[in-house]
Predicted 3D model of a 585-nucleotide part of an RNA (large-subunit ribosomal RNA, domain V) from a Planctomycetota bacterium. Taxonomically the source falls in Planctomycetota (Bacteria, Pseudomonadati). The full RNA is in RNAcentral, with records from ENA.
Context: one part of a larger RNA
RNA sequence: CCCGCGGCAAGACGGAAAGACCCCGUGAACCUUUACUGUAUCCUGAUAUUGGUCGCAGGCAUCACAUGCGUAGGAUAGGUGGGAGGCGAUGAUCUGGUGGUUCCGGCCAUCAGGGAGCCAACGUUGAAAUACCACCCUUGUGCUGUUUGUUCCCUAACCCCACUCCGUGAAGCCGGAUGGGGGACAGUGUUAGGUGGGCAGUUUGACUGGGGCGGUCUCCUCCCAAAGAGUAACGGAGGAGUGCAAUGGUCGGCUCAGCGCGGUUGGCAAUCGCGCGUUUGAGUGCAAAGGCAUAAGCCGGCUUAACUGCGAGAUAUACUCAUCGAGCAGAUACGAAAGUAGGCCUUAGUGAUCCGGUAGUCCCGUGUGGAAGGGCUAUCGCUCAACGGAUAAAAGGUACUCCGGGGAUAACAGGCUGAUCUCCCCCGAGCGUUCAUAGCGGCGGGGAGGUUUGGCACCUCGAUGUCGGCCCAUCACAUCCUGGGGGUGAAGGCGCUCCCAAGGGUUCGGCUGUUCGCCGAUUAAAGUGGUACGCGAGCUGGGUUCAGACCGGCGCGAGCCAGGUCGGUCCCUAUCUGCCGUGGG
Numbered sequence: 001c002c003c004g005c006g007g008c009a010a011g012a013c014g015g016a017a018a019g020a021c022c023c024c025g026u027g028a029a030c031c032u033u034u035a036c037u038g039u040a041u042c043c044u045g046a047u048a049u050u051g052g053u054c055g056c057a058g059g060c061a062u063c064a065c066a067u068g069c070g071u072a073g074g075a076u077a078g079g080u081g082g083g084a085g086g087c088g089a090u091g092a093u094c095u096g097g098u099g100g101u102u103c104c105g106g107c108c109a110u111c112a113g114g115g116a117g118c119c120a121a122c123g124u125u126g127a128a129a130u131a132c133c134a135c136c137c138u139u140g141u142g143c144u145g146u147u148u149g150u151u152c153c154c155u156a157a158c159c160c161c162a163c164u165c166c167g168u169g170a171a172g173c174c175g176g177a178u179g180g181g182g183g184a185c186a187g188u189g190u191u192a193g194g195u196g197g198g199c200a201g202u203u204u205g206a207c208u209g210g211g212g213c214g215g216u217c218u219c220c221u222c223c224c225a226a227a228g229a230g231u232a233a234c235g236g237a238g239g240a241g242u243g244c245a246a247u248g249g250u251c252g253g254c255u256c257a258g259c260g261c262g263g264u265u266g267g268c269a270a271u272c273g274c275g276c277g278u279u280u281g282a283g284u285g286c287a288a289a290g291g292c293a294u295a296a297g298c299c300g301g302c303u304u305a306a307c308u309g310c311g312a313g314a315u316a317u318a319c320u321c322a323u324c325g326a327g328c329a330g331a332u333a334c335g336a337a338a339g340u341a342g343g344c345c346u347u348a349g350u351g352a353u354c355c356g357g358u359a360g361u362c363c364c365g366u367g368u369g370g371a372a373g374g375g376c377u378a379u380c381g382c383u384c385a386a387c388g389g390a391u392a393a394a395a396g397g398u399a400c401u402c403c404g405g406g407g408a409u410a411a412c413a414g415g416c417u418g419a420u421c422u423c424c425c426c427c428g429a430g431c432g433u434u435c436a437u438a439g440c441g442g443c444g445g446g447g448a449g450g451u452u453u454g455g456c457a458c459c460u461c462g463a464u465g466u467c468g469g470c471c472c473a474u475c476a477c478a479u480c481c482u483g484g485g486g487g488u489g490a491a492g493g494c495g496c497u498c499c500c501a502a503g504g505g506u507u508c509g510g511c512u513g514u515u516c517g518c519c520g521a522u523u524a525a526a527g528u529g530g531u532a533c534g535c536g537a538g539c540u541g542g543g544u545u546c547a548g549a550c551c552g553g554c555g556c557g558a559g560c561c562a563g564g565u566c567g568g569u570c571c572c573u574a575u576c577u578g579c580c581g582u583g584g585g
Base pairs, nucleotide, nucleotide: 001585002584003583004582005581006580007579008578010577011576012575014572015571022406023405024404025403027402028401029398030397031396032395035202036201037200038199039198042194043193044192045191046190047189048188049187051154052153055150056149057148058147059146060145061144063142064141065140066139068137078136079135080134081133082132085119086118087117094113095112096111097110098109099108100107101106158182159181160180161179162178164177165176166175167174205217206216207215214234218240219239220238221237222236223235241387242285243344244343248303249302250301251300252299253298254297256281258276259275260274261273262272283292284291286349288347289346290345307330308329309328310327313324314323315322319388332341333340334339355381356380357379358378359377360376361375363374364373413460414458415456416455417454419453421449422448423447424446425445426444430440431439467542468540469539470538472534473531474530475529476528477527480505481504482503483500484499485498486497487496488495507521508520509519510518511517548566549565550564551563552561553560554559
C1' cells in the first nucleotide's frame, strides 16, 4: 500500500413522511353567535272547504220623531224660502200623575180631570215667529233593510268512538248502515305578518423589518430630495373633510409692527397725542411654504363678472382626473377715462360608474294620435374615510382539523453584526492618616472576545428532532488546585494584586423536570467557556409542544391564556467516510 472479518455509531445537514409549528391562498371543512342573507318548524290574521236561527255591538241607507240656550229681548230664536192666517168638540187654555231629556230654567210624549179657547204680524233683534208648509244642517232615538264583528245555541259539511249490524266466506283492514260524542271549531290548501344557528349558503380588508396587538389607508404644506422636474421608509414635523352675500367686483384713499416722550383711573401691556419708523420684524378667515408696502395688508362709495355660450394655445400626465389661459359673441357692474371683473394672495376643504329624485326641453315614443317610459340640459341623494369606490346587504373559533405553497416569512441551530454582555487597556477627579496608581478609581476614551439578551432574515419548511439528566468525551485559557515569579499599606502566618504556566486533577448528598440556585458534609481544589446552548441512526423522556380532563381568569358562545394541574406510541438489520480489534497478501 491492497483485500477481508468482527465491532462502535461521530459524519455522509444519513433513511422514512412534498413540516403537523409559523406565514401565505380574495383555498377547504366543521363549530359558534345579539355577523349577513335565507329557510324547515311554530304562532297569529285573511280566505276556501263552510252552513242555520236568535241576541248584542258598530258602520251605511230609507222612513218617522225629537234636538239646537252669547248679549239685548215676554224667552232655550239652527239655516233658507213660501206665508196672513193656522190649531181646536176626532177636545184648546188650564190642573194633577207618569216617562224621556236638560244649560235645572225649561222642552217633548202620554194618561186622567175639565169644557172653549189658544198661537201669529205687533215694540225690541244682525236675522221673525215651532201660527202653518216645504227643503235641508248638527246631535240623538226608534222601525226596516244591508253589511261587519262577536257570545250562547243548532245540525247537515267535517272529525272521533262503539263489547251493534252488513259487504253470499276468516279478519283486529277498508267501505257502508245504525247509535253516540264533538262541530262550522278542528284538520287541510292558498296567502300575509312575526319567530326562527333547528338547518343552509357565505362573509369576516390590506400595509406590516414573520404574524398578531398597536398604528395607518384620501387630500394640502415643509424637510429628507443629492441647486430643473420627479423620488422611498411603520423617516422627521404640522394641517384639511371648510368659511365668507362680504371676507366677492370695481373706484378712491391709507400704512403696519416696534421704540421714545407726554397724558385721569392705565400697571411692561387697553384707549389718546407727538416723533422715529431702519424693506417689512405687522397683517393675510384656518397649517406650512412661497408671496405681498406699486401692496395681495387697512378703510370708504357704488354694486353682483361668485355671469351665459365658447376657447387659440399650453402645464402636467399610464389612464381616468386635474391646472393655466389670451381672445370672440351676448348681457352687466364700477370708473371721467384708459380699463378691470368668468369669486376670494396661491397651494387642502373631496368621491368614478350604476341606481333613483326634482325642474326644464326643441328629441324618441313599438300600426296611427296620445300616454307610459326614455334621451338631452341643470341639479340633488354616498365618513362608498379600506377615500380608483368587489355586494343594496356580512362577525368569530379550530389543540378535532385538512389541502396547496414558502426557507419569498417566524420559533431551534448555524451565519453576519456586536447595541447589550464578558474581559482588557488609556486618562487620573478622588479614597487610601501623609501619598493618584499596595489596593481602589468619578466623568470620559480605545479595544478584544463571540459564552448573554437582541438586530438582520443569508443555507435549511419535497423536515437541520427541541430543555434537562446519563454514558462518552475533546479543545481553549480570561487558571479553581498543584508549580515558578514581581509588587505589597509583605515582620511571621494568612492574604491581596499582577506575570509565567493547560502536565495532571477538579467530591458526595437534600429540594426542584430543572440548567441555575439554596442548603448539608467534605476537599489541595470543588475553574470559566467552546464543541449544532458537544453527544436521542448512543439511552432517558421528568419539562416544553397534539388529541382527554379539571381549576382560575377572559369570552354571549364556539373556545382561549410564555397561568396552574393529572394523563399521554421516542422507528431504522450500517452502503460510504471515520474509529476500535484482528487476519491475509
Annotation
Its mean pLDDT, the model's own confidence on a scale to 100, is 83. It matches the Rfam family "Bacterial large subunit ribosomal RNA".